[in-house]
RNA sequence: CGAGCGAGAAAGCCCUUCGGGGCGAGUACAGCGGCGGACGGGUGAGUAACGCGUAGGAAUCUACCUGGUAGUGGGGGACAACAUGUGGAAACGCAUGCUAAUACCGCAUACGACCUAAGGGUGAAAGCGGGGGACCUUCGGGCCUCGCGCUAUCGGAUGAGCCUGCGUAGGAUUAGCUUGUUGGUGAGGUAAGAGCUCACCAAGGCGACGAUCCUUAGCUGGUCUGAGAGGAUGAUCAGCCACACUGGGACUGAGACACGGCCCAGACUCCUACGGGAGGCAGCAGUGGGGAAUAUUGCGCAAUGGAGGAAACUCUGACGCAGCCAUGCCGCGUGUGUGAAGAAGGCCUUAGGGUUGUAAAGCACUUUCAAUUGGGAGGAAAGGUUGUGCGUUAAUAGCGUACAACUGUGACGUUACCUUUAGAAGAAGCACCGGCUAACUCCGUGCCAGCAGCCGCGGUAAUACGGAGGGUGCAAGCGUUAAUCGGAAUUACUGGGCGUAAAGCGCGCGUAGGCGGUUGCUUAAGUCGGAUGUGAAAGCCCUGGGCUCAACCUGGGAACUGCAUUCGAUACUGGGCAACUAGAGUAUGAAAGAGGGAGGUAGAAUUCCAUGUGUAGCGGUGAAAUGCGUAGAUAUGUGGAGGAAUACCAGUGGCGAAGGCGGCCUCCUGGUUCAAUACUGACGCUGAGGUGCGAAAGCGUGGGGAGCAAACAGGAUUAGAUACCCUGGUAGUCCACGCCGUAAACGAUGUCUACUAGCCGUUGGGGGGCUUGACCCUUUAGUGGCGCAGCUAACGCCAUAAGUAGACCGCCUGGGGAGUACGGCCGCAAGGCUAAAACUCAAAGGAAUUGACGGGGGCCCGCACAAGCGGUGGAGCAUGUGGUUUAAAUCGAUGCAACGCGAAGAACCUUACCUACCCUUGACAUCAUCAGAACUUGUUAGAGAUAACUCGGUGCCUUCGGGAACUGAAUGACAGGUGCUGCAUGGCUGUCGUCAGCUCGUGUCGUGAGAUGUUGGGUUAAGUCCCGUAACGAGCGCAACCCUUGUCCUUAGUUGCCAGCGCGUAAUGGCGGGGACUCUAGGGAGACUGCCGGUGACAAACCGGAGGAAGGUGGGGAUGACGUCAAGUCAUCAUGGCCCUUAUGGGUAGGGCUACACACGUGCUACAAUGGGCGGUACAGAGGGCAGCAAACUCGCGAGGUGGAGCUAAUCCCAGAAAUGCCGGUCGUAGUCCGGAUUGGAGUCUGCAACUCGACUCCAUGAAGUCGGAAUCGCUAGUAAUCGCGAAUCAGCAUGUCGCGGUGAAUACGUUCCCGGGCCUUGUACACACCGCCCGUCACACCAUGGGAGUGGAUUGCACCAGAAGUCGCUAGUCUAACCUUCGGGAGGACGGU
Repeated sequence: CGAGCGAGAAAGCCCUUCGGGGCGAGUACAGCGGCGGACGGGUGAGUAACGCGUAGGAAUCUACCUGGUAGUGGGGGACAACAUGUGGAAACGCAUGCUAAUACCGCAUACGACCUAAGGGUGAAAGCGGGGGACCUUCGGGCCUCGCGCUAUCGGAUGAGCCUGCGUAGGAUUAGCUUGUUGGUGAGGUAAGAGCUCACCAAGGCGACGAUCCUUAGCUGGUCUGAGAGGAUGAUCAGCCACACUGGGACUGAGACACGGCCCAGACUCCUACGGGAGGCAGCAGUGGGGAAUAUUGCGCAAUGGAGGAAACUCUGACGCAGCCAUGCCGCGUGUGUGAAGAAGGCCUUAGGGUUGUAAAGCACUUUCAAUUGGGAGGAAAGGUUGUGCGUUAAUAGCGUACAACUGUGACGUUACCUUUAGAAGAAGCACCGGCUAACUCCGUGCCAGCAGCCGCGGUAAUACGGAGGGUGCAAGCGUUAAUCGGAAUUACUGGGCGUAAAGCGCGCGUAGGCGGUUGCUUAAGUCGGAUGUGAAAGCCCUGGGCUCAACCUGGGAACUGCAUUCGAUACUGGGCAACUAGAGUAUGAAAGAGGGAGGUAGAAUUCCAUGUGUAGCGGUGAAAUGCGUAGAUAUGUGGAGGAAUACCAGUGGCGAAGGCGGCCUCCUGGUUCAAUACUGACGCUGAGGUGCGAAAGCGUGGGGAGCAAACAGGAUUAGAUACCCUGGUAGUCCACGCCGUAAACGAUGUCUACUAGCCGUUGGGGGGCUUGACCCUUUAGUGGCGCAGCUAACGCCAUAAGUAGACCGCCUGGGGAGUACGGCCGCAAGGCUAAAACUCAAAGGAAUUGACGGGGGCCCGCACAAGCGGUGGAGCAUGUGGUUUAAAUCGAUGCAACGCGAAGAACCUUACCUACCCUUGACAUCAUCAGAACUUGUUAGAGAUAACUCGGUGCCUUCGGGAACUGAAUGACAGGUGCUGCAUGGCUGUCGUCAGCUCGUGUCGUGAGAUGUUGGGUUAAGUCCCGUAACGAGCGCAACCCUUGUCCUUAGUUGCCAGCGCGUAAUGGCGGGGACUCUAGGGAGACUGCCGGUGACAAACCGGAGGAAGGUGGGGAUGACGUCAAGUCAUCAUGGCCCUUAUGGGUAGGGCUACACACGUGCUACAAUGGGCGGUACAGAGGGCAGCAAACUCGCGAGGUGGAGCUAAUCCCAGAAAUGCCGGUCGUAGUCCGGAUUGGAGUCUGCAACUCGACUCCAUGAAGUCGGAAUCGCUAGUAAUCGCGAAUCAGCAUGUCGCGGUGAAUACGUUCCCGGGCCUUGUACACACCGCCCGUCACACCAUGGGAGUGGAUUGCACCAGAAGUCGCUAGUCUAACCUUCGGGAGGACGGU
């Protein structure tokens, strides 16, 4: 699908004679039958394959469509539906009966078709609908005609099947695979070729041009990226393939082994009456789950397309639309103009201002989009009805077709678009702001919180974290994450490398392969050109057109770099043929050689054995010991044995492919070189696999074994010493045979060929020349040194290339893991060859540069060592520090370079600490308000600060307004902080170091860092000077200039001086005088290697000398380069930031800084006779003094008291210097006549005040200590040592500090060593720079990787067991409509079995 067939309702409405009838309706629901469910839609699991892409091929099928040709006659028997019965929970059946067809089956016919033995044989069909004038009729129709259908057959078109060339991932730690496998013959089978299947025969087929196996994957047009070549990818759209819960199977059909069909097995879900059943969204929506993540259970068949149908139509989650998502692309808007008082607010601030910023507000405009009002295309062509032509026909029916008129179909859709109204009205975010990379400040935080793409930020001033202001970039988006390409020439075809950065096989021979000399002919494979076909469309590109533009859509073109066919060209490459001699090779003649193998032989030496001589050691080492030796060693003479190696010659000499090869002789043997001719005629080069050789060590078997010598033993060394050293000593080293197959097997440099300046050696040949030599020129083959061009990151290489080119091979692609694990191969083993990954790091590495460092080198310096003198470390005390204690022991300084330091002076104060009590605009500064003179006497309370009361007191200037100073009160700004940070700082200081260095400009060299200068030869205290020199100059340092001291001159003489003159005194410059001297303090002179001699380079300079007060910087001081140590100091001061603000500020009293088991530093005093004590007696310098120094006199034993002259100081005072300086006398080696601590008593002085806690005096007491372990410090001349004096601080307090003078030595051969430093050079894995860097074990854990007793799973090979559905074959059995029949049956079929 009723225009193939049979059957055929109901609701409802109407009519009714109430029986029923009509409409609904031949409709719905089903059935038979036909066509379609093999298209369309989805997905990418499988597939490494003729699956895909491209180009071809022959032995095929193809429903529907289309063009021919020939037909469509006449019969038969069933089965559904349906009815009846019946089973089951259901799904679903079963039995019996009836029936139609375009369902099924014979018969007839056969143009063509198929088979054939070429004679012949086989095989079809179906009707349905419209119309109709005659004629016939059983009134159904026949008949005619048209349309559709059906049958046979030949073509076409479309679609499909099959075959082939080429292309299309990774892994060789997958190298062998294959038995229907490869081929043939004959059968079978298929739509069709074929081992597609079977029988037989043959033994083939594939594979290093990668078979087989494993892993991964749908392929393509295209897409993304890229300049391209490439790389990555295969969403959307389009072509092909595969799949449809997983696996297997067929059926039907034109087409399937079938997404929404069937059967079986399995897993899962659901139903169940437990007996059985049902299902397959990788269709469209939708649900769950998983996940970082992906939409509506929408509308419509209006358009396009598909299926069925004659058609109307029906179906269509194909499709057309709508919904959701900023997922992407494109377009648009969020306003426009004006507007400086540069508003307010925010932020910053140098406090002035700046910025946000014309930004806002304000004023004047516009209205896209959204909202609102009204209108409003196109997407529609069909279809239907009517009419008119044309065709068909007997026909004006009918049908087909064309035209015309009318009718009429829209999901989207409140469409696009136009228009009305109102009003700036409704519409801006995100990331970033350290560099890369456009864009900066504040606050918070304080290696925390956090950031981070890489480098890296953050530990109290973060442009890097968080916030804010501002800015930058994009913008309806912006960032992040994941991924791809690019940059990356970082897999290098285009377009890389291999001496040292990763990288040349240890070296030959040689297979495949790659590459290959000269000439001619030929061919036309490569190569080049033309033509033809194809290279789907879409996309990209170019050019038109349509949406207002664009994205997007659409027309045309170009392109698709490819493949195939064909016709040409022939230079080059290749193939074929013929020839040549320059490459290569052969022959002839010479030559050198540690080339190899075998055999023989020689001398020296070591060791051992025998023996002689001989006696106490030998041997060995840094020093020793173990060891050997009186049982006779070592040493030495003679004889013998044995093994191994070959001095001199000997040489960047020779030979060999490399490893390697060394006495001499003989035999066998490989290669090389040279010379001249002849011959062969490209025979060549390289070489994956393969194969051979291959040091030492090692292994196996058998020998041998002198020396040496792993292991081992002993002795030493050492913290230890499984080492270095010593004494022994076994494998081994040697020989034969067999393994191993590695080395820094190195020139860290593959082999071959050609080319490219020179110079000098050396080895082996040849030629030439003469002056015949230890000669010269030339050529060839080796082997060395330099060097131009060139190359190289540099170092370097440079005809023996790492230069310029060609051929071939090997190898590399960040470091570690790791040349390791696993697997394989080899090996007796040891092990070798091949060779990863996980994980981890942001580097590893090369060459060169500058420093620093070295138990590297060279040169040089310093109280650095040495030579000396004196100390410290032992004692007591002083003082500082650590530690401990404490309410507090304030703080700082910490190797040298903290520790008698800040502190040049803590009883209170100082004072910063502790306790207690008080104050809060404050003890102090400025401003504002008010009041008041300021100030001051006394009493009371209190530890005092303070509080209360009280006595006295009205000042100065004035223009009469007031002002200045001071005091008090309250409040606010503010004060205050010895609180923190010296690692935020300034300033100042220490230290290397008074060491001689540190730099710059220009030039030159180097890619550069950098170098040169500044190195070198001399010299100096010195980068001082000279010479040389690709350097030439310059700066800061050195030196000098400055101060002081040493000599002289001059000027000036008071307070200083006193030679001469005078006065005076007991005496004294006391006085007059004097300037001579000393001295004082101003100015000068002097010293410069200036002079002489020598050395040196004719220099710089050094050595010696003269003169001189002083001689080579005369002595001392001041003076400290660039820098180092985050050195020290926020507690001198200043200062950023932070912190406290009735307290971390201020005041007062008392305490503490003075503690004391102990440890250290720096000192003093000693231990005695060079001394102690006593007596006498000399000689300084430099200082200080008025709130001061203080004399004389006097008292006291004394500290001191009294006293007060003098002195504002060359005038007076402190003030007496002391010492083994001198002269006397005493002590006599002892814990003392040494030493003075400690303690008791008594005092003095300062001071409000000496208790904690001052100094001193006197009397008494009389400790340790008898010269100091390891270790360690200072000093080179007026120094060390020793002696006293003064000053600052200071009321008082000095063993400290800073100064002053007196007395006054010793030693330095020298630079090996210790320490520090300077210059040159060398090595470096260091650069925080050796106090660096860095290796391994162990402890703990088990994240990753490997092993691991095992355990679970997956894939696969071989063998085997069981075996569903199904197909094919066979078939005992059962059943059986059409056809045949001789009526018995047969043919055929179905079921069943196998």
RNAcentral holds the sequence, with entries from ENA. Predicted 3D model of a 1394-nucleotide RNA (small-subunit ribosomal RNA) from an uncultured prokaryote.